[in-house]
This is a predicted structure of a 1377-nucleotide RNA (small-subunit ribosomal RNA) from an uncultured prokaryote. Its Rfam family is "Bacterial small subunit ribosomal RNA". The prediction has a mean pLDDT of 85.
RNA sequence: GAGUUUGAUCCUGGCUCAGAAUGAACGUUGGCGGCGUGGAUUAGGCAUGCAAGUCGCGCGGAAAGGCCCCUUCGGGGGUACUCGAGCGGCGAAAGGGAGAGUAACGCGUGGGCCACCUACCCUUGGGUCCGGGAUAGCGGCGGGAAACUGCCGAUAAUACCGGAUAACAUCUCAGGAUCAAAGGUGUGAUUCCGCCUGGGGAUGGGCCCGCGUCCUAUUAGUUUGUUGGUGAGGUAACGGCUCACCAAGGCUAAGAUGGGUACCGGGUGUGAGAGCAUGACCCGGCUCACUGGGACUGAGACACUGCCCAGACACCUACGGGUGGCUGCAGUCGAGAAUCUUCGGCAAUGAGCGCAAGCUUGACCGAGCGACGCCGCGUGCGGGAUGAAGGCCUUCGGGUUGUAAACCGCUGUCAGAGGGGAGGAAGUAGAUGAGGGCAAUCCCUCAUAUUUGACCGAUCCUCAGAGGAAGGACGGGCUAAGUUCGUGCCAGCAGCCGCGGUAAGACGAACCGUCCAAACGUUAUUCGGAAUCACUGGGCUUAAAGGGUGUGUAGGCGGCCUGGUAAGUUGGGUGUGAAAUCCCUCGGCUCAACCGAGGAAUUGCGCCCAAAACUGCCAGGCUUGAGGGAGACAGAGGUGAGCGGAACUUAGGGUGGAGCGGUGAAAUGCGUUGAUAUCCUAAGGAACACCAGUGGCGUAAGCGGCUCACUGGGUCUCUUCUGACGCUGAGACACGAAAGCUAGGGGAGCGAACGGGAUUAGAUACCCCGGUAGUCCUAGCUGUAAACGAUGAGCACUGGGUCGGAGGGUCCUCCAUAGCCUUCCGGCCGUAGCGAAAGUGUUAAGUGCUCCGCCUGGGGAGUAUGGUCGCAAGGCUGAAACUCAAAGGAAUUGACGGGGGCUCACACAAGCGGUGGAGGAUGUGGCUUAAUUCGAGGCUACGCGAAGAACCUUAUCCUAGGUUUGACAUCCCUCUCUAAGUUGGUGAAAGCCAGCGAGUGGAGCAAUCCACAAUUGGCACAGGUAUUGCACGGCUGUCGUCAGCUCGUGUCGUGAGAUGUUGGGUUAAGUCCCGUAACGAGCGCAACCCCUAUUGUUAGUUGCUAACAGGUAAUGCUGAGGACUCUAGCGAGACUGCCGGUGUUAAACCGGAGGAAGGCGGGGACGACGUCAAGUCAUCAUGGUCCUUACGCCCAGGGCUACAAACGUGCUACAAUGGCAGGUACAAAGGGAAGCAAGACCGCGAGGUGGAGCAAAUCCCAAAAAGCCUGCCCCAGUUCGGAUAGGAGGCUGCAACUCGCCUCCUUGAAGUUGGAAUCGCUAGUAAUCGCAGAUCAGCCAUGCUGCGGUGAAUGUGUUCCUGAGCCUUGUACACAC
Repeated sequence: GAGUUUGAUCCUGGCUCAGAAUGAACGUUGGCGGCGUGGAUUAGGCAUGCAAGUCGCGCGGAAAGGCCCCUUCGGGGGUACUCGAGCGGCGAAAGGGAGAGUAACGCGUGGGCCACCUACCCUUGGGUCCGGGAUAGCGGCGGGAAACUGCCGAUAAUACCGGAUAACAUCUCAGGAUCAAAGGUGUGAUUCCGCCUGGGGAUGGGCCCGCGUCCUAUUAGUUUGUUGGUGAGGUAACGGCUCACCAAGGCUAAGAUGGGUACCGGGUGUGAGAGCAUGACCCGGCUCACUGGGACUGAGACACUGCCCAGACACCUACGGGUGGCUGCAGUCGAGAAUCUUCGGCAAUGAGCGCAAGCUUGACCGAGCGACGCCGCGUGCGGGAUGAAGGCCUUCGGGUUGUAAACCGCUGUCAGAGGGGAGGAAGUAGAUGAGGGCAAUCCCUCAUAUUUGACCGAUCCUCAGAGGAAGGACGGGCUAAGUUCGUGCCAGCAGCCGCGGUAAGACGAACCGUCCAAACGUUAUUCGGAAUCACUGGGCUUAAAGGGUGUGUAGGCGGCCUGGUAAGUUGGGUGUGAAAUCCCUCGGCUCAACCGAGGAAUUGCGCCCAAAACUGCCAGGCUUGAGGGAGACAGAGGUGAGCGGAACUUAGGGUGGAGCGGUGAAAUGCGUUGAUAUCCUAAGGAACACCAGUGGCGUAAGCGGCUCACUGGGUCUCUUCUGACGCUGAGACACGAAAGCUAGGGGAGCGAACGGGAUUAGAUACCCCGGUAGUCCUAGCUGUAAACGAUGAGCACUGGGUCGGAGGGUCCUCCAUAGCCUUCCGGCCGUAGCGAAAGUGUUAAGUGCUCCGCCUGGGGAGUAUGGUCGCAAGGCUGAAACUCAAAGGAAUUGACGGGGGCUCACACAAGCGGUGGAGGAUGUGGCUUAAUUCGAGGCUACGCGAAGAACCUUAUCCUAGGUUUGACAUCCCUCUCUAAGUUGGUGAAAGCCAGCGAGUGGAGCAAUCCACAAUUGGCACAGGUAUUGCACGGCUGUCGUCAGCUCGUGUCGUGAGAUGUUGGGUUAAGUCCCGUAACGAGCGCAACCCCUAUUGUUAGUUGCUAACAGGUAAUGCUGAGGACUCUAGCGAGACUGCCGGUGUUAAACCGGAGGAAGGCGGGGACGACGUCAAGUCAUCAUGGUCCUUACGCCCAGGGCUACAAACGUGCUACAAUGGCAGGUACAAAGGGAAGCAAGACCGCGAGGUGGAGCAAAUCCCAAAAAGCCUGCCCCAGUUCGGAUAGGAGGCUGCAACUCGCCUCCUUGAAGUUGGAAUCGCUAGUAAUCGCAGAUCAGCCAUGCUGCGGUGAAUGUGUUCCUGAGCCUUGUACACAC
């Protein structure tokens, strides 16, 4: 810096990622080299080999070898070139390994030792005399399995001992006393190598001290040699180091003691730094060596490859007894994710011994193994476009892989083969020569030739050939890089968020791409990011976080002035801060890694000098902080005692007589044994109405009738006293509501528990009737609360306004009030600032200082455990495992609320008529079936798609039959003249088979060719009512004809957003007006459009007919007319225009006039942003998927019409406001040529015959019906009702069996107004009556769409149910109750 809490926002906060690193491990892959590095786990066990020897110039010697001599060839003798074993010297305490222990003077740093040692080395002084006795080896004799060992005998020394000598040594009483030695080499030694004894040095070590050095208080007390003293012992040395005696100390909240963990440092990793983490390799220190203990030797050890004892383990054994110690180098087993060769060499560097040559050295130098790390190199370079083939994608055009390849030209790194080879080597040694140190056996210098490489090998030459050498991870966001296919919440992925349920850029594969590259990823761990423990650099009103309050100990911090001091502080100098590392510069390997040199740094500590402002300390002073004094004042401040009235309950008495009480409604309960009510009297306990107030007092908890006593604190005024006496406060102590506990009282009311009654699905509750503890008092305990201002205390500073309480002062001539000034206390509003915002704002959450408490993601959990307190209940302190990616704060927009306000709607109410019951019609579910094709599903599916299923329609519906370039379209190739049509056979049809059957146009003389049409066959393709409406377009439903939904600019807000659109009125309306940080605008509303209501005008046929004329049985029938009706064009009319009132002088509303119509006149079309992943892939269109002799196409028959019971919608009824019969009026709107059909005739009728007229204001359908008049019926299953059924007919149609409609005769079912529930409708509406049309051959139409006729009732309200709009409020909801 990013991702992740939300619909979105800001904040808090955790989780996660990108970086760097590692002694790593794992997966895939792997060409070369250089330099590094490699048992982190079991300080688990170890076979085998090696890792410490050396000196013959210390000694006696001679086991082996060499040389010499002898030999019986078996051997023997000599020599000391050489040397086993032994004695002796030095070394073995170094080097090498490991980190178990250790929280310590262990380590680091800086000092100290007048309290010490130091072999070998350097320097310097002195000395090195005379003697002695042993003992290994060796020889002999034994024991034992072995390891090993006993006895006897002889022997040497630089082994051991005695004597002498003795100081500049040691001790001392200062007189004195004590202490040593070794020789060797060599012809030859004062002289070379040694030895003894002193002084000094160097090096190495020992001891002491200051400071620093992890976690834990759920470890708070610890210690008896403990702390100190005296004396003694011991040590190289101080010291309780040890001992005796004496004293009673020592350590500890600045964390003793205990527990856990851990070697420490230089450094290393990371980080801007401060820090944090770490202590592999290399260097310094410490500690350890099978485990524990001990000493010996020695200069040095309490000793890694020495000794003794004990233990565990292992091995050998003759069972008696012995032996061993890889945390040395290799190696092995085990455990483990995991860590190498039983290699070469002493050539170099170093170490031990030696005079030296030299010997030894798993130190070391090298090699081997491991991509374990860092660094370097290579896997080729140039050209090469028909952009080849192949792959992948594709919109089918192409794109991409990709100059990549092929192909052409070139080079030769690395690796391979052969050959040469610098360097790592400096020396050492002896020889010869020269020179120097007086001489020398000793030392130094130079020259000459000779002598030393385990291993590595730079580099050069030759050879061949692009030949032998590229992978890994990733591609949803973070995070660079995407497409296709497969899969279908499966398989799988995943660091976090999260992907996968049929179009997955997230799984798997392919292609392509991205990043690294001999590596790439993963896992683990550390730091970073994380300001997420905050010193640098955080917080605590509401996110986690202020202790319930006070007093006060330690501690921290502290007013003004003067002088001193120099601990802190500041400056300078100096010592130290090992080397390596890091950094800089230069240099060496071809570069780099790596290595070398120099510098810087090492922020620390010590010492010295200087300064004196500040802090500290010492001394002196001051008054403003703090405290005291005097005078006044307010107050439910506290404690104790006494007193009072109202109310309540109980008891006694009186009156009274049936209920009372209680609730939403009831019941339990009380009451005729007299309640409730009412009056009188008495008793009891508790609490104190009004006053009373964002009034007062108190540190908080808290305090309220009145009086008295005692008592704490505060404020104001005076400025008299003290002189910093102050602030905070870990522990500690005190106080601390309510509930609770103990003991004793008290007990009216209230009232946990409990009982009963209700409510309820239940009701361990809410409501009601009772009621125990308790509430009250006294004495004690408990110690907690949302103990809250969710805001610790103190001091100072920083605009104001206003209200209240307690005081003081001042002005006006005095008093009082008001005003003004001032101190303290309690509130409200608000500036700047602060804050995530809400908010806060002199009572800070502003700006500073001081001190205390507390926080560090959510859950687990204030739980467990330990401790402590408590009589108990429980309090205080207070985790972890595990689990989640959030939990949370504030604010925003919505949605929701059995929240509020305002308003609306046939929403309710008021009415009228229905549905739900019956019969049948129709649709649906279900069931059935070979099939009962499909879709629609609350409102918003269900007389819906379907405005017409007998065949057709009609479908992947079923059963059969048939067809395959197809029923339909286009292109190409091929075949033929077979086409249309027609005839025949077969068949249920489709189809199949056979026969007959014309050509057209152009070019050319012609043969013939080309094209068109058609046929056969073939290739592309057609076709699909197959799937996905959750991939889509379009269309549609619904909220809803509800009044809303937005935008631009501006303003406000960190932001989401707000404002506008809220508010006051008004409207059917976001309609209009007013106001207004908003001003405007858009989509909606309204209007514009159509129909209708009035009228004018124009026009007058097919319409009309008043007047005139003619005519008829009659009729606008005819002439004629335009008056009327009507038709249909164009106009008028209605706008709150006028009057009155109300209202804000507004918008508008109410009433009225006029008017056919009045405030939108009535109706229609018209449907904002959006919601329901609403509906439709079966209207159509369309992506993907699927079928292709079938899921396509043709065809016959069947099915979609089935039927136990269920639901929706309509029809007809149940009857008298009716039914039937007869008579008789009045419509509108439509339709008509494959049509409507008149009159006439036939038939009871459906209908038939026949056909005038009419493509229609002309003719026809056509009769309107209810209505009106007359008659009958007389309340019944009927003269209601018509289902069902029998018979006979008619019509349409190829065809009425499944399965049509109609007519006539007969039959005459259920049904007597319909449970819970539920629907429509506010006027020409409901109700009721008929008419027409679309579809259509016909029709299952009672459906649908229209038309007119007759024509009501009720409401003028908004409590409730439902839905909706605006404002507001709450929210832990946002897939939104």